RNA sequence: CCCUUAGAGUUUGAUCCUGGCUCAGAACGAACGCUGGCGGCGCGUUUUAAGCAUGCAAGUCGGACGGUAGAGGUGCUUGCACCUUGAGAGUGGCGAACGGGUGAGUAACACGUAGGUGAUCUACCACGAGGUUGGGGAUAGCCCAUGGAAACAUGGGGUAAUACCGAAUGAACUCCAGAUACUAUGGUGACUGGAGGAAAGGCGCUUCGGCGUCGCCUUGUGAUGAGCCUGCGGCUGAUUAGUUAGUUGGUGGGGUAACGGCCUACCAAGGCGACGAUCAGUAGCCGGCCUGAGAGGGUGAUCGGCCACACUGGGACUGAGAUACGGCCCAGACUCCUACGGGAGGCAGCAGCUAAGAAUCUUCCGCAAUGGACGAAAGUCUGACGGAGCGACGCCGCGUGGGUGAAGAAGGCCGAGAGGUUGUAAAGCCCUUUUCUGUCUGAGGAAUAAGCCUGGGAGGGAAUGCCUGGGUGAUGACGGUAGGACAGGAAUAAGCCCCGGCUAAUUACGUGCCAGCAGCCGCGGUAACACGUAUGGGGCGAGCGUUGUUCGGAAUUAUUGGGCGUAAAGGGCGCGUAGGCGGAAAUACAAGUCUGGUGUGAAAGGCCGCAGCUUAACUGCGGACACGCGCUGGAAACUGUAUAUCUUGAAUCCUUGAGGGGAAACUGGAAUUCCUGGUGUAGGGGUGAAAUCUGUAGAUAUCAGGAAGAACAUCAGUGGCGAAGGCGAGUUUCUGGCAAGUGAUUGACGCUGAGGCGCGAAAGCGUGGGGAGCAAACAGGAUUAGAUACCCUGGUAGUCCACGCUGUAAACGAUGUGCACUAGGCGUCGGGGUGUUGAAACCUCGGUGCCGGAGCUAACGUGGUAAGUGCACCGCCUGGGGAGUAUGCCGGCAACGGUGAAACUCAAAGGAAUUGACGGGGGCCCGCACAAGCGGUGGAGCAUGUGUUUAAUUCGAUGAUACGCGAGGAACCUUACCAGGGUUUGACAUAUACCGGUAGUCGUAAGAGAUUACGGCGCCCUUCGGGGCCGGUAUACAGGUGCUGCAUGGCUGUCGUCAGCUCGUGCCGUGAGGUGUUGGGUUAAGUCCCGCAACGAGCGCAACCCCUAUUGUCUGUUGCUAACAGGUAAAGCUGAGGACUCAGGCGAGACUGCCGGUGACAAACCGGAGGAAGGUGGGGACGACGUCAAGUCAUCAUGGCCCUUAUGUCCUGGGCUACACACGUGCUACAAUGGCCGGUACAAAGUGAGGCGAAACCGCGAGGUGGAGCGAAUCGCAAAAAACCGGUCUCAGUUCGGAUUGGAGUCUGAAACCCGACUCCAUGAAGGUGGAAUCGCUAGUAAUCGCGCAUCAGCAUGGCGCGGUGAAUACGUUCCCGGGCCUUGUACACACCGCCCGUCACACCACCCGAGUUGGGGGUACCCGAAGUCGUUUGUCUAACCUGAAUUGGAGGACGGCGCCGAAGGUACGCCUGGUAAGGGGGGUGAAGUCGUAACAAGGUAACCAAGGGC
Repeated sequence: CCCUUAGAGUUUGAUCCUGGCUCAGAACGAACGCUGGCGGCGCGUUUUAAGCAUGCAAGUCGGACGGUAGAGGUGCUUGCACCUUGAGAGUGGCGAACGGGUGAGUAACACGUAGGUGAUCUACCACGAGGUUGGGGAUAGCCCAUGGAAACAUGGGGUAAUACCGAAUGAACUCCAGAUACUAUGGUGACUGGAGGAAAGGCGCUUCGGCGUCGCCUUGUGAUGAGCCUGCGGCUGAUUAGUUAGUUGGUGGGGUAACGGCCUACCAAGGCGACGAUCAGUAGCCGGCCUGAGAGGGUGAUCGGCCACACUGGGACUGAGAUACGGCCCAGACUCCUACGGGAGGCAGCAGCUAAGAAUCUUCCGCAAUGGACGAAAGUCUGACGGAGCGACGCCGCGUGGGUGAAGAAGGCCGAGAGGUUGUAAAGCCCUUUUCUGUCUGAGGAAUAAGCCUGGGAGGGAAUGCCUGGGUGAUGACGGUAGGACAGGAAUAAGCCCCGGCUAAUUACGUGCCAGCAGCCGCGGUAACACGUAUGGGGCGAGCGUUGUUCGGAAUUAUUGGGCGUAAAGGGCGCGUAGGCGGAAAUACAAGUCUGGUGUGAAAGGCCGCAGCUUAACUGCGGACACGCGCUGGAAACUGUAUAUCUUGAAUCCUUGAGGGGAAACUGGAAUUCCUGGUGUAGGGGUGAAAUCUGUAGAUAUCAGGAAGAACAUCAGUGGCGAAGGCGAGUUUCUGGCAAGUGAUUGACGCUGAGGCGCGAAAGCGUGGGGAGCAAACAGGAUUAGAUACCCUGGUAGUCCACGCUGUAAACGAUGUGCACUAGGCGUCGGGGUGUUGAAACCUCGGUGCCGGAGCUAACGUGGUAAGUGCACCGCCUGGGGAGUAUGCCGGCAACGGUGAAACUCAAAGGAAUUGACGGGGGCCCGCACAAGCGGUGGAGCAUGUGUUUAAUUCGAUGAUACGCGAGGAACCUUACCAGGGUUUGACAUAUACCGGUAGUCGUAAGAGAUUACGGCGCCCUUCGGGGCCGGUAUACAGGUGCUGCAUGGCUGUCGUCAGCUCGUGCCGUGAGGUGUUGGGUUAAGUCCCGCAACGAGCGCAACCCCUAUUGUCUGUUGCUAACAGGUAAAGCUGAGGACUCAGGCGAGACUGCCGGUGACAAACCGGAGGAAGGUGGGGACGACGUCAAGUCAUCAUGGCCCUUAUGUCCUGGGCUACACACGUGCUACAAUGGCCGGUACAAAGUGAGGCGAAACCGCGAGGUGGAGCGAAUCGCAAAAAACCGGUCUCAGUUCGGAUUGGAGUCUGAAACCCGACUCCAUGAAGGUGGAAUCGCUAGUAAUCGCGCAUCAGCAUGGCGCGGUGAAUACGUUCCCGGGCCUUGUACACACCGCCCGUCACACCACCCGAGUUGGGGGUACCCGAAGUCGUUUGUCUAACCUGAAUUGGAGGACGGCGCCGAAGGUACGCCUGGUAAGGGGGGUGAAGUCGUAACAAGGUAACCAAGGGC
C1' cells in the first nucleotide's frame, strides 16, 4: 500500500452428531437454444503433428566481375562497325540459422532461479593498434556439339573478378623450450630463444604527388549472441524393487571452439537405488491466467522469454552460426507427371480447400507507419507488420425516447360479482433528436529522406569528404475514415429465463402416476402455486438461458485447519535397524536462526497515483511490490556441531519379597468308561411327550479287583503372573520378568520405531504315537406342512503327546507406546517405615478395582489405570454398496493368508440419545378375562339377516366395531331396481311477459294404466283498474336415492366409563425432550396422603341431574277407607273422612360422622354400633386428548364432477319374498321341576277419537252383531302368566314336539296368485339335550313367566319398556383375551398385519475369467546394410607450389576400391498395453413372481467373530 473468512437443502416421528450428495459465486479461446439496434477495444481449428489445388510468404548488391538479348544514336559500304543505355541469366559478396508457424516428441540441466567457464566460440557493430607489397593459374556465363519426353546431363573452345593459389613482410597472434612473480585447474605478465601464419579492391576528389571514403588483412578490448558445467525447484504409479558393460573410475591415444567414456585400446570393479533408482503412464517449461480471505488448487489460448519440431527416420555439407520449415543426400509411406526409361513434391508461413468435429474467419488492401535483409545511396524485398472484412466469441459504452395524462377507456385475467388487476401503462397533448436517413464539409496518424539554403566544429597544404545543429522539402493502405454542419421525423431499434422450498416472484383453466417436469429434496393417480397454456409478477437486458470445464463454498486430504472407545479409522503382541525426537551446567564455531548492506528477480501483466482517446473498456507515464536465490558485514538466546564436565533420565551391583510366568522329568487322588468276579431281578435309559437304544445270553443298581486316557472339585477372590496369545493337582531341576529397600557404580548409555525378526487362541494341514470322556461329518429316532436343524440314541475325524507348517479371531479396554502435570473417597494384592503386647491408625512405593469433581465428549460416558492438559514417535481413516471381491505380486503342502482396485449403482449408509409402538422380556394391578357356577349357541324344525343366484333380486353396512344392521314393520304405495308404455319449463320452487278463465268436481268413451276426447255442474276478494288461483306459450331455471364418506359439515360406532390426556411458570438437558404425571402407601379412579425441583392449573374421575329404597310435612280427585253412618248378593257402592295406601310438590337422611384395630401421628383399610339404607346403597343420563382416511353424499346439509326429449318425471306389471348350499341372530322343542283338563289368586308400566270399545247376543273358534262409557288415577284395551289346588298321562317319537300338507274359514285392504296375519278340522316331519368350538351372566342378577308400547289398514319369534317367581358360584390370578402404570430390548415409526435375508425364475446394465484371434509399444540377439563422416589404399586421373633443360619427378588433391559405425527392413524370443470372442462367473438395478423365515423382542435354538465340515 492493497485486501481481509456468510451459508442453505437433503438420513429421523422428532433430536444432536458424523457423513456424503446437491445449490447459491466467479471465470472461459467455448458450444447449443431463443432473440438481436449501434460503436470502441480485444479474440477466433482447444479435435487430426490428418491430407492439401492455387497464389504469395527471402532476397538484395552494376559503387566486386565478365558480359548478352533488346532499345536509342552515329557512320554509311544495307548488314557491318562504333557510341550510349542495358532486362534476364551467370561468377562473386552479404542475407537466407532472423522474422513467421506448431507443441508431436521430451520427466530431461528441457525449463525456472542462482552461479561457474583457470574448459569456450561469436559474422555484422563500437573503440583501439598495425597493414593493404608483388605475382600466378583457372572457371561459370558465352560459343560449338551430344544425350534425354522431361528433370537435367556430358564433351570441346575461350574469358573476368573483392572467386582461387603461391611468394614477401609481420606484432601486443599461435605453438614449443627455458626462467620468474602473482594466482583460483589450461589465468595473468610488452621476459629469453626457436618455429608458424595476412590481405582486394571499388568509388569520389585531386595541385596527378596523393588525399578522402567504402571495403580487405592481422590483432586487442567491448558489446551482442551462443556452447558447456553445477546447486536448488516444480507430475502420477511400489499392483514398477532392484538397476547398469562404455556401465563407474584410471592410463595412453583420438576428437571438439571447448571440459568430458564424447570415441578407442588396456587396467581396476565400480556407479545408481526406499531421501524411490529402473520401468510404466502423462506432460513442452516459465513470466503469467482463473479461483481463493489467505495458504493453496486448477491452468499454460492470445502477449512475452526459453526449448523442441518442420511428411516419417537417418546423414552430413556450407557457414561466424544449422546438423538448416519455404537447402542437399539416402531410406520409407503418400500424392502428382511420364514417351515407362525416369522424374517431381512436403502450408505445424498468409489466405484458402477437403475430411474430422458441438465448434473457430477473407484465396482482401498496403509497405503510408514500426521493424528486418541487401545496398554508399536512391531503392528493392518483406502474408513480419499496419489496416480493412466475417463472427454478440468476450470486455466496455450508448440507444430503443422524455414530460404530462383517470373517463382509472377498451380489451385481457381473476372475482365472495362489491370490485380488483394489467395501469400513467395506452390513447391524447407538449417536447427532445443520441441513434437513423439525406446533403455538405473534414482532421490526426508524416517523423523526415534525397535535394536545396544555412550555422558551428575537428583535422589537413587543397578538394570531395567527416562530425553536429537550424530551415525548407516528396510520400496515406486504412478512407472521404474519425469528427463537424444542415434538413427530416418518435421517427429505425427488446428480448430471454424464472415464479413448491433452497431462491426474488401467483392465480385461473386443461391434463389425471397419462402427457410431462426435475440441480437436490421431489411434483403428476379429478380441486397440481411443481406438467401445458393464459393472466399477473420477479430477474437480467442486446442479450438471456442450457451444457461442459476450473476454483470456491468443502475445515470433504485439515501447513494455516480434521480425526481414530461406540460414527470410517490403533497394527494381535513384542524385540529392534534406518529415521525422527531427546536431561543439566560450561566454552568454542556459526550450518540452521535473526538482522544490516548489496546483486539479481526482463518487459508486459497485477496494485496505487497521474495522464490520453467525449466516458469506459483500451493505452501511456511514474511509483511501490515481487515474501525467491546469490554475495557480504554483524548477533549468539534457541537448535546443531566440537570439546571437557554433571546426576535428576536410563542402567549395573547388593539385600529382601510375591507370583496358575516358561520348559522338562516324576508323582497323586476323585470322577468317567471298559474288563473280570460276586449279590440281585425286570426293567433301564431318555424326553415337553416319545421312540431309536439297552436288558432274562441277567442290564440298571450295588460290592470287590483290574485297565486306560483326559482333566485337575474344594482353596478361588472385579485375587496373582505374563508383551500379547495365555497360565490353575503336587514335587524336583533349569530359566525369564517384576516390586521394595539402603548404599555404591557408569555418566544421557534415552523414547519411539517404516522395513526386518520373533511370539501368536481355536480350527486346520503333514509325519508318528495315543484315544477314557466329549464330539463336526455321518446314521437312526422324534418334531414338523417340510426339518438336510433345534431335542434324543449312537458315532468318525478332531480334542491329547512329539516334531514341523499355518498366522488368523468381537486377537476387545473395540482405547498404540513412552514421559510429565492436573480435587477427592472407598476396597484389594505385593513391599517398606512410624506406631502397638498385638491391633487399629498414619506415611510411602508398585499393581489391580469401584464411585466421583473439574475438564473433555454428539451423547453415552470418561475422569491420576483419562477419552483431561501437553510433548515425542509410529500405525490407520476420508459416503454406502460393488468388496476385503477381481487382477497382479509375495507367502503357504493345501486350506488359505498379506497387499488390494475399477466399472456400475444409491442419496443416503451410520453413531448416541428421545418419544411412542411392539416383544412367544420382567414387575405391579384391573375387567364375567380365566377359574368356580347357572343357562345357552354349535345338532333339529321354523323365523330373520348375510353370502350366493337373477332381467331385477335397488342401495348401503363386511374382524372385533357388518350379518332380527339403516328398516320403529316391501301385497299396490313405500321403491331408489327390472320389463314395457308415456312425457319434456317438466311431479315440485321462484320470477317476468303475454294469452285464456277458471279452480274444483261429476259422468261417458278408449286404454293395462298414466293419459286422451267429449259432456254436465261450477270460484273468492275488489276502491271495478285489478288481485288471488288455475291452464297455455316463452325465458331464466327446475329435477337427479347419479359419482366421490379418500374433498366435507353434522351425527354415530369402537378402544372405553379405560384413568388417563395436557398446560403455565420454574428447574434439568446443546437438543428432541424430561421433570410435574416418577417413588412409598392407598383407591373403583392421576382417589387421597406422604415424599420429592418443582409449584400451580385445565379437560377427564367423583359430585351436582333423573329413577329407585326410608321418612317428615303440605295437598287430597278420578285415588284411599281406619273410625262414624247408610247400603248391597257382593263391592269405597253412598254420606263422610285425611288417619293409612297411593299420587304429586317441598324437605330430612349417609358424611368413614362415631367406636376398636392396622397403618408412618397420614391417606386409607378391616371389624363393629346405630340405621330403611354403610363405605360409590342400586340403576340411568353423562364418554377426556385422541385412534381406526372406521360408518354414513340413500336422514339432512354441502364443494367439485356428471345427466338435461334423460341418470329427470308419470304409469302398469314384476322384483326387493329367488334357494344347491354356507354362516350369524333368534323362536319352538326334544319332555314328568313336564304335557293336558278343571278350579283359584297376585302386577307394573303403558295406550285409546279415522281410536279403545264394555255389557248383552251369535259362532267350536278367528270373529260377527251391538253400541254403554271414555280425550281417560273416573271408561275401555285387560284375561296377567308362571305360581297354587285337584285330576289325568307313566317314559313311549308318546296325551312330548309341532314342522309340513290337505280342507274349511275369519279379518284388514281397490286388491291377499306371486306375497298377509289369524281360526277350526285333519295331517303329525325332524328332534331323545347336540362334534370341534363358542356366548351371556356376580343379585332382585342369571334363569323362567307373562303384560304393554312404537311402527301400523293389516302383518312381530325382532326392537323398546314393565312387572311376577327367583337361584348357584367366585379358592384364586398360573394360564387365554383386553386394558392401566413402571421398567427393559429393538435394525419397528404406515409403528409386529412391522421390518427383513438368501436361492430360484424374468429383463436390462457394467465388469471379471476365457480356447483363441488381431493391433500398438519398447527390449535383447542375429542377418542384411542406403546415404554419409572417419580410417585406409598396391587402382585411375591430376592447372597453380617445389624440382628439372625436359616428356618428368615430388608434395597435395579428386575419383574408385576396402574397412568400422550405421537408418529403414528381416528372423527369433520373451515383456508391456489395447480391440474382439464361443463359453463360464459372480455383481448391480428393476410397484405388486416362487420357496422358505436367517436377522431385528429372550426374534421364538441369544447374537456375533474366527475356523472346519455338510446341504

Predicted 3D model of a 1511-nucleotide RNA (small-subunit ribosomal RNA) from an uncultured bacterium. RNAcentral holds the sequence, with entries from ENA and SILVA.